[in-house]
Context: one part of a larger RNA
RNA sequence: UGGUGUUGAAGGAACUCGGCAAAUUGCCCUCGUAACUUCGGGAGAAGAGGGCCCCUGCAUCGGGCAACCGGUGUGGGGGGGCACAGACCAGGGGGUGGCGACUGUUUACUAAAAACACAGGGCUCUGCGAAGUCGCAAGACGACGUAUAGGGUCUGACGCCUGCCCGGUGCCGGAAGGUUAAGAGGAGAGGUGAGAGCCUUGAAUCGAAGCCCCGGUAAACGGCGGCCGUAACUAUAACGGUCCUAAGGUAGCGAAAUUCCUUGUCGGGUAAGUUCCGACCUGCACGAAUGGCGUAACGACUUCCCCGCUGUCUCCAACACCAACUCA
Numbered sequence: 001u002g003g004u005g006u007u008g009a010a011g012g013a014a015c016u017c018g019g020c021a022a023a024u025u026g027c028c029c030u031c032g033u034a035a036c037u038u039c040g041g042g043a044g045a046a047g048a049g050g051g052c053c054c055c056u057g058c059a060u061c062g063g064g065c066a067a068c069c070g071g072u073g074u075g076g077g078g079g080g081g082c083a084c085a086g087a088c089c090a091g092g093g094g095g096u097g098g099c100g101a102c103u104g105u106u107u108a109c110u111a112a113a114a115a116c117a118c119a120g121g122g123c124u125c126u127g128c129g130a131a132g133u134c135g136c137a138a139g140a141c142g143a144c145g146u147a148u149a150g151g152g153u154c155u156g157a158c159g160c161c162u163g164c165c166c167g168g169u170g171c172c173g174g175a176a177g178g179u180u181a182a183g184a185g186g187a188g189a190g191g192u193g194a195g196a197g198c199c200u201u202g203a204a205u206c207g208a209a210g211c212c213c214c215g216g217u218a219a220a221c222g223g224c225g226g227c228c229g230u231a232a233c234u235a236u237a238a239c240g241g242u243c244c245u246a247a248g249g250u251a252g253c254g255a256a257a258u259u260c261c262u263u264g265u266c267g268g269g270u271a272a273g274u275u276c277c278g279a280c281c282u283g284c285a286c287g288a289a290u291g292g293c294g295u296a297a298c299g300a301c302u303u304c305c306c307c308g309c310u311g312u313c314u315c316c317a318a319c320a321c322c323a324a325c326u327c328a
Stems, first nucleotide, its partner, number of pairs: 001323008010314002014312001019309001027051005036041001038157001052079012080084001092307004097302002099299002104116002120155007132141003158294004163224003168221002170217005177212003183206002188201005225243005252286001253283001264280005
C1' cells in the first nucleotide's frame, strides 16, 4: 500500500448517475392494521407490547392400581446480568408514477428485461387418402385425431371499447368481353420436278391459366388533408367559402418509454427540483387487436418521494488476519 473483516465522537445521504456498498429489520406469542379491490386479496400491511430464572395460588388435559409422571391456560411474589428469540440462524418499511396482467422462459461465457411465452380474443385454411410438413419415391408425421378437431397468422388476463377509407398491394368470387402459348387450322406464297409428288413458308379462324376487366374483403398489407373568412372590447371560432382525396384520425389519451423548439406554461413537493407528480393542449411526429384507454394482484424491472438506518459522505482513524515490502 492492497485485500477480507471488526469498531467509531458529532452529524446522518451532505456521497453518488443512482443509498451502489454497508447498516437497520429478522424468530415466536398477543394486540392492532389504511387506500384500493377482480371481495380472493392488499396482510407478516403499518404500528405497539411481551419472551430468562426461582417460589407459589387456581383451572384443566393425558398416562398410571398406586406412589407419582408429563402437558396446557391463568394469577401473585421474588432474583441476577450491559444484554433473557442473550451465540449461530433469521423480512427494513411506507407512498407515487411507467411498463408488462399473473406463475413461468431467455442471449451456456458482458443483457433476466417493458423482450419471449401465457390462459383469453380474432381472422384464415382444412370434409379426411384433410389442410400443412418431411421425402425423388414408397412412406411417415398430422392422428390410431375428424371442424368443441388440426394447421397458419395477429393480438395478449380482466373491464370499457375497437371509428372512417377497398383508390394502391394482397386474397376471395365472377358461364360475358379484351389479350394470349403450344396446338388445331389451312386462304395463299416459294423451291424442285416432265408430272405425280416432295420440301419450305404461311393469312383468317378456333385455342387454357394468367393479366386486363367487374365485384367483395382492413382483428388482410396499409392509409386516415390544405387554404381563407366569420360573434357588439380583445381573443377565439360553434358557423361559412374553396381546393384536393379512396377516406381525411371517431372514442380515449396526450411535453407521454412518443414533444424538436423545451428546463413549454401553471400547480404540488424542496431553502433551492433539466428529474418526479397533477393539470393545460400549440400531438415537430398518440390513437384504437403493428390494438386504444383503465386496472386489483404480481415484479432480483424502472422513475420520484418519505421514515428508519448507517463510514456512502463531512474526514478519516484504530484494530485483526492475509498478501506485498524490508531484514534474517
A computed fold for a 328-nucleotide part of an RNA from Roseospira navarrensis, annotated as large-subunit ribosomal RNA, domain IV. It was read from a public genome assembly. The source organism's lineage runs through Bacteria, Pseudomonadati, Alphaproteobacteria, Rhodospirillales and Roseospira.